[in-house]
């Protein structure tokens, strides 16, 4: 200090989440020791038991217990004596009691309390203060009573009554009376005020207590101090305004009462005040602070332990006593609860320490001791002290220590992993050797904390105080600590390992089980689940959960924003408030500087020190940012005074406008009416229909009437605060601008609340109604059409008056002021100039500099730079909803949440893709043509079905005569059956044999099993093979979505990229766009680009021409021979041809156009002309395209079978459907006869001439040829004849018969031949395919595979040889540019609403059940106070009685708040439900906003508004 997460990617906005620290914690797993600290956060729930406040005999009467003394007595004993009882005494002691002091401290808790409660700072001239300290004075005399006790009673008990005796430091009276208090006279001083404080007088009133060891101590009055308290005040101190008004003792006064004291604290009277948007009142929540956690800080959060303050003590009320209480372990009353009871009545209060129950995720011992510290009482000893000091329990936290150290490699065994004869890792880790001994165990020693008090001794002044020495005192504890001994001995876990975030592999699982803080993992190769190995982190702990701060500048004072992301109020006026021009003087409130006081201690920080260190503890310093006092300064703000003109306003003059209000007038159009002309349609649409019209429409003419709106001018214009405003004229009203500069003198700006204005729709009342037109009706469209289109049509649209108060009320941009380059246009005014024009003030626009901005963009009309004020925002949804309040006649408006839910929702820009967007351009894409398919029969492939099996794959284009370029067996992968298990084959090691191999016999369907016979080579090393044996098997089983390789397609489309530079925050752009051109990103020109690569083209092959060269097996012109004929022969190289090589074509030439590139031309020339034809060649990539069955290969699976061998069957099935073909339907034809001309190939298990046989397939012989040599009929064509339109002399399916050939074998299931048979079919619906020239069409020939062949297929070859293209509107596909986008799995996209289902939270609701605080009335305990007081008392006074007030109780009506509620409303969420298609592209009717009506639903329509609409055209302006 940041990181993850919205996107294909980017920048921004913005939320969510994580890493850190912390805790009185809890939970899970684990656990060696010590030190220090902490330990009911919940039920202020209820409490058994014990303890937590007593003490003083030096106040007193006394004597229940004990000690001591003890007359006397008893027992035992002879006695001494022992034991026991014991009156009485005791300056030993002490139960109970009187009395004093204490019990108001200490300890607990946080209910209540939003308050002078707390914090801080002041004040009290308005106060108190026991014990303590100092000072002054005093202490004389007397009296009465009542406890205890005694006695008699009541009661179960608690308790209590009568009578009687008695002491005191109890109580009372008298005396003294300074001081004091009160009244009063006089005289000083002081204070801000009320007033305070002295001196000298007078009057009235009030004191006391003793004890004693004789030292003291105690008592009374008064003054002072200290300490502790009381009261008052300034400032600070939670949330809600969906709490806005509250208050009658209320606010004040006068007089009283009361108090320690001020005060409505209380009372009587008088006045009518007091508080409140600077937040009263109400509601909810809460003890406050020092401090603690976090944070850089400012802040935020917390309030446990320790300290201070407050409040409380079962709940509520009340007083008493006292210096102090309204009293935790006191009293009284009421209430609830618990307990006891003899039922009459009583007792109790752990929020003290332990402990129990309960609640809860959760929090300890019914421990020891007063040794220390502190407290109470006491002269003291001493006693009491659950305060405290210690111990116990708990890893609850912090801190420290340990679980060993060094050496040690065959890097063992074992585990895990791998590329697996081997390697890696756990791993120097272990074993083993040596060493150490903290901790542990054993043994020994053993503290400090302790010094007082007291006692003893001594010393100084005064038998007391002080000082010195000695003795006495330890719960913790035989603890800490020290020493010795033993022995590595007693001691490691937890979480994590996809990214954030340190750490990776294997197995299992297979969207299951599960994980998860966020993003997200899991659907057969999961580093994300579970296990294992390994690793990482921390370590006696580690994780999880919860909570707080941080990160979050995500409430922003430090330190944010508001054009489009959330956010500017619709607009103006304006009170309060905030802010405010220039100069001078004064003041000193703010401000600044210094001084003093305070800001407790502890804590934090720094330094030093003590526990072996640390935590912890001690000392010192700082800090405590604050408040108060005093002194000073005067720049700024403020206040006061004076003065100024620049802001603002006024005045005079001139001007401007569609500014407002009212009235009058005008023409065009529309509709209607009347009359005329006129006749069959009109109207309307994409096309129609509804509608109107022969009862005369539409059209047209004249006249009349009505209402509404104002063409041209007109504009990117003008005016207005906004909404808004447009025919002309008049009246009235307002505003703005300019000019002048001689008036006022800061009079200003902004503006919460408030007031006013405020489009359209809508509402009320009354008019008006021509047009248009929600609703509605009809007609169309459609699957439907509650719409778009059409015909009608009512509210409304118009006027007056009154409401409503909202809009995309927008510049999505609040108002005001100042400042900050240029340029251009225009409106109004002024100045200068003859003018063009220039300058200037005020408006309205365009483009831009700087700057700003996430970008788009803004840019003097800011979204720049500053200032002031207002408004508003804080993730999306829920929701502008609910509830409440308020306004409204209503519709509805304003204000405005929460639960719940999501990990995003968004803005701008980028690249693509897409569009029923645009522009440009290609392609047999359409069109123009030719021939087909789709109908028939057959062939073949596929689907389906069937089957034991019909093996598998290919499935839109891009599967379907495809893998397969040859399924009878084999192939073969499928099925049935029979066999084999190191296996059917190969390799290799070892051994045996000598054979291999051939022939043969038996069984069997065969595989196989069991026999027989014959039978090697050698350079002697062996080779070769069989058998046995070892190693290596095998799988067409799965996954093409794990892969390689190969292939299809877009597409032979013209594209796809890179380097450097430049632009941009960035994705990315530029280059590659533009203007031309091309088949082409082909080339040219231009240009922040310049170059380059893969593609295009060319290079390659072939074909077309020529030349050179070479001529055999090819050729034959000339020469010669020769044949029936024939290059047959000699020869020849001319020609053809073949092979090799070269040339040739490049828009080179001409004309036209053009800058060029290039284009055009029946041009020239040429065999060929503009890439001449054809082929090979396929960029980056797309389709998880195809193939694990061609091959290869990872993983998984089978192993007497999913391997392998064999026989047979199947892949050939057949109701059907589709694709691809063949043959046809005939006369451009069929048949017959005759006859002509290819090319490219193939051939030895072959092609086979020729001869013979057969009608034929073919058979028997067989020359030649491993081939330019031998073999291999071309057909259509042409000629002639015939057929004559017919299911035929077309067509040949099917079937019957007879054969041929291949093969081991043609039944399933071959081809061919011959004879016979002679089906459908007469040109094919919707639709659809190919082809642009040697092409289509048509004709035959060859080859591969192959024993043969189901070939009509595939691949080649040549022969004959067309038609058409106007053109690019449309269909399909594609390229480039541009535009919109809510798409990016990319339009086969995205996405809206109703309905149905499940779950969740929530609003309303007849009611029902609680809770809270007030109000009214009734009742009213205890108690203070007041009154009375015939009764008691000598008296003082008291009991009693009455009154005021009041806790509590009762009744009543409301309010607030919570829970629940049949039913009901919407909302949210949920892989695959229903209906439609609203939105995103012009989303197919542009969308959206307000409003109104309507409709299953999205929604539709009307009206006004917006651009956050595409496209096109025009206009205007700007830049270059």
């Nucleotide at each position: 200090a940041g990181a993850g997460u919205u996107u294909g990617a980017u920048c921004c906005u913005g939320g969510c989440u994580c890493a850190g620290g912390a805790u009185g914690a809890a939970c899970g797993c684990u656990g060696g020791c010590g030190g220090c600290a902490g330990g009911c956060u919940u039920a202020a729930u209820a409490c058994a038991u014990g303890c937590a406040a007593g003490u003083c005999g030096a106040a007193c009467g006394g004597u229940a217990a004990g000690g001591c003394c003890g007359a006397g007595c008893g027992u035992a004993g002879c006695a001494a004596u022992a034991c026991g009882c014991g009156a009485g005494g005791u300056a030993c002691a002490c139960g109970a009691g009187u009395g004093g002091c204490g019990c108001a401290c200490g300890g607990g808790u946080g209910c209540g309390u939003a308050a002078c409660g707390c914090g801080u700072a002041u004040g009290c001239a308005a106060c108190c203060u026991g014990c303590c300290c100092c000072c002054u004075u005093c202490c004389g005399g007397g009296a009465c009573a009542a406890a205890a006790c005694g006695u008699c009673g009541a009661g179960a008990a608690a308790u209590u009554g009568g009578c009687g005796c008695u002491a005191a430091u109890a109580u009372c009276c008298c005396a003294u009376g300074g001081c004091g208090a009160c009244c009063u006279g006089u005289u000083g001083g002081g204070g801000c005020a009320u007033c305070c404080u002295g001196g000298c007088g007078g009057g009235u009133c009030c004191a006391a207590a003793g004890a004693u060891u004789c030292a003291u101590u105690g008592g009374a009055a008064g003054g002072g101090g200290a300490u502790g308290g009381g009261c008052a005040u300034g400032c600070g101190u939670a949330u809600c305004a969906u709490u806005a008004g509250c208050u009658u003792g209320u606010u004040g006064g006068c007089g009283g009462g009361g108090u320690a004291a001020c005060g409505g604290c209380c009372c009587a009277c008088c006045a009518a005040g007091g508080c409140g948007a600077c937040g009263a009142u109400g509601a909810u929540u809460a003890g406050g602070g020092g401090u603690u956690c976090u944070g850089a800080g400012a802040g935020g959060a917390a309030a446990g332990u320790c300290c201070c303050c407050c409040a409380c003590a079962c709940u509520g009320g009340a007083a008493c006593u006292g210096a102090g209480a309204c009293a935790c372990g006191g009293u009284c009353c009421a209430g609830a609860c618990u307990c006891c009871u003899a039922c009459g009545g009583g007792a109790g209060g752990c929020a003290g320490c332990a402990g129990u129950a309960g609640g809860g995720a959760a929090u300890a011992u019914u421990g020891g001791g007063c040794a220390a510290u502190g407290g109470g009482a006491g002269c003291a000893a001493u006693c009491c002290u659950g305060a405290c000091c210690c111990a116990g329990c708990c890893a609850u936290g912090c801190c420290g220590c340990g679980u060993g150290a060094a050496g040690g490699a065959a890097u063992a065994c074992g585990g895990c992993c791998c590329u697996a004869c081997g390697g890696g890792u756990c791993u120097u880790a272990a074993a083993c050797u040596u060493c150490u001994u903290u901790u542990g165990c054993c043994g020994c020693g053993g503290a400090g904390u302790a010094a007082c008090c007291g006692c003893c001794g001594g010393g100084a002044c005064g038998u007391g105080u002080c000082c010195c020495g000695g003795c006495c005192u330890g719960a913790g504890a035989g603890u800490a600590c020290g020493c010795g001994g033993c022995g590595a001995a007693u001691a490691a876990g937890u979480a994590u390992c996809g990214g954030c975030u340190a750490a990776c592999u294997c197995c299992g699982u297979g969207c299951c089980a599960g994980c998860a803080g966020c993003c997200g993992c899991g659907g057969u190769a999961a580093u994300a689940c579970g296990g294992a190995g390994g690793a990482u982190a921390c370590g006696a702990g580690c994780g999880u959960u919860a909570u707080c701060c941080g990160g979050a500048u995500u409430c922003a004072u430090u330190g944010g924003g508001u054009u489009u992301a959330a956010a500017g109020g619709g607009u103006g006026c304006g009170c309060a408030g905030g802010c405010g021009g220039a100069c001078g003087c004064g003041c000193a409130a703010g401000u600044c500087a210094g001084u003093g006081g305070u800001g407790a201690a502890a804590u934090c920080u720094c330094c030093c020190g003590g526990c072996u260190c640390a935590a912890c503890c001690g000392g010192g310093a700082c800090c405590g940012u604050g408040c108060c006092u005093c002194u000073g300064a005067u720049a700024c703000u403020g206040c006061g005074c004076g003065a100024c003109u620049g802001g603002a306003g006024a005045a005079u003059g001139a001007g401007u406008g569609g500014c407002g209000u009212g009235g009058c007038c005008g023409g065009a159009a529309u509709g209607u009416g009347a009359c005329g002309u006129g006749u069959a349609g009109c109207g309307g649409u994409g096309a129609a229909a509804u509608g109107c019209a022969u009862a005369g429409a539409u059209a047209u003419g004249u006249c009349a009437c009505a209402g509404a709106a104002c063409g041209c001018c007109g504009a990117u214009c003008g005016u207005g605060a906004a909404g808004a405003c447009a025919g002309g004229c008049c009246a009235c009203g307002a505003a703005c601008u300019c000019a002048u500069g001689a008036c006022u003198g800061a009079c200003g700006c902004u503006c919460a609340u408030g007031c006013a204005c405020g489009a359209a729709a809508g509402c009320g009342u009354g008019g008006g109604u021509a047009u248009c037109a929600a609703a509605c009706a009809g007609g169309a469209u459609u699957a439907g059409a509650u719409a778009c289109c059409c015909u009608g049509g009512u509210a409304g649209u118009c006027c007056a008056c009154g409401c409503c108060g909202u809009a995309a009320a927008c510049g999505a941009u609040g108002a005001u002021c100042a400042c900050u380059c240029g340029u251009u246009g225009u409106c109004g005014g002024g100045c200068a100039g003859c003018g063009a024009u220039g300058c200037u003030c005020g408006g309205c626009g365009g483009c831009c500099a700087a700057g700003c901005g996430a970008a788009a963009g803004c840019g003097a009309u800011a979204a720049g730079u500053g200032a002031u004020c207002c408004a508003c925002c804080u993730g999306g949804g829920g929701a502008g909803u609910a509830c409440g309040a308020u306004c409204g006649c209503a519709a509805g408006g304003u204000u405005g949440a929460a639960a719940c839910u999501c990990a995003a929702a968004g803005g701008a820009a980028u690249u693509g893709a897409c569009g029923g967007g645009g522009g440009c351009c290609c392609g047999c894409a359409c069109a123009a043509g030719c021939g087909g398919a789709g109908g028939a029969g057959c062939a073949u492939g596929u689907g389906g079905u069937u089957u034991a099996a019909u093996u598998c794959g290919a499935u839109g284009a891009u599967a379907c005569g495809c893998g397969a370029g040859g399924a009878a067996c084999c192939u073969u992968a499928c099925c049935c059956g029979g066999g084999c298990u190191u296996g059917a084959a190969g390799g290799u090691g070892g051994g045996a044999c000598g054979g291999a191999u051939g022939c043969u016999c038996a069984g069997g369907a065969g595989a196989c099993u069991g026999g027989g016979c014959a039978g090697u080579c050698u350079a002697c090393g062996g080779a070769c093979g069989u058998c046995c044996u070892g190693c290596u098997a095998g799988g067409u089983g799965c996954u093409g979505c794990a892969u390689g390789g190969u292939u299809g397609u877009c597409g032979u489309c013209a594209g796809c990229u890179c380097g450097u530079g430049c632009c941009g925050u960035g994705a990315g752009g530029u280059g590659u766009u533009a203007g031309g051109u091309u088949a082409a990103g082909u080339c040219c020109u231009g240009c922040a680009a310049c170059g380059a690569g893969c593609g295009c083209a060319a290079c390659c092959c072939u074909u077309a021409c020529a030349c050179g060269u070479a001529g055999u097996u090819g050729c034959c012109a000339g020469c010669a021979c020769g044949u029936c004929a024939a290059g047959g022969u000699g020869g020849g190289g001319a020609c053809u041809c073949u092979g090799c090589g070269u040339g040739a074509a490049c828009u080179g030439c001409c004309u036209a156009c053009g800058c060029a590139a290039g284009u055009a031309g029946a041009g020239a020339g040429g065999a060929a002309g503009g890439u001449g034809g054809g082929g090979a060649u396929g960029a980056c990539g797309u389709c998880a395209a195809a193939u694990c069955a061609g091959c290869a290969c990872g993983g998984c699976c089978c192993u007497u079978a999913u391997g392998u061998c064999c026989g047979g069957g199947g892949c050939g099935a057949c109701a059907c459907a589709c694709g691809u073909g063949c043959u046809a339907c005939a006369a451009u034809g069929g048949c017959a006869u005759g006859u002509a001309c290819a090319g490219a190939g193939g051939g030895c298990g072959g092609c086979g001439a020729c001869c013979c046989c057969g009608c034929g397939a073919g058979g028997g012989g067989g020359a030649g040829c491993g081939a330019a040599u031998c073999c291999u009929c071309a057909a259509a064509g042409c000629a002639u004849g015939u057929c004559u339109c017919a299911g035929u002399u077309c067509g040949g399916a099917u079937c019957g018969g007879a054969g041929u050939c291949u093969g081991g074998a043609a039944c399933u299931c071959g081809a061919c031949u011959c004879c016979g048979u002679g089906a459908a079919g007469u040109u094919g619906g919707a639709u659809u395919c190919g082809c642009u020239a040697g092409u289509a069409a048509u004709c035959g020939c060859g080859c591969a595979u192959c024993a043969g062949c189901c070939a009509u297929g595939g691949c080649g070859c040549g022969g004959u040889g067309a038609a058409u293209a106007c053109g690019u509107u449309c269909c399909c596909g594609g390229g480039c540019c541009u535009u919109g986008u809510a798409c990016a799995c990319a339009c086969c996209g995205c996405c809206c609403g109703u309905c149905a289902a499940g779950c969740c939270a929530u609003g309303g609701a007849a009611g029902c059940c609680g809770a809270u605080g007030g109000u009214a009335c009734c009742u009213g305990a205890a108690g203070u106070c007041c009154g009375u007081g015939c009764c008691c008392g000598c008296g003082a006074g008291g009991a009693g009685c009455g009154g005021c007030c009041u806790a509590g109780g009762g009744u009543a009506a409301a309010a607030u708040u919570g829970g629940u509620g049949a039913c009901u409303g919407g909302g949210g969420c949920u892989a695959a439900g229903u209906c439609g298609u609203a939105a995103c592209a012009a989303g197919g009717u542009a969308g959206c906003c307000g409003u109104a009506c309507c409709g299953g639903a999205a929604g539709g329509u009307g009206u006004g508004g917006c651009u956050g609409g595409a496209a096109c055209a025009c206009c205007u302006c700007c830049u270059u």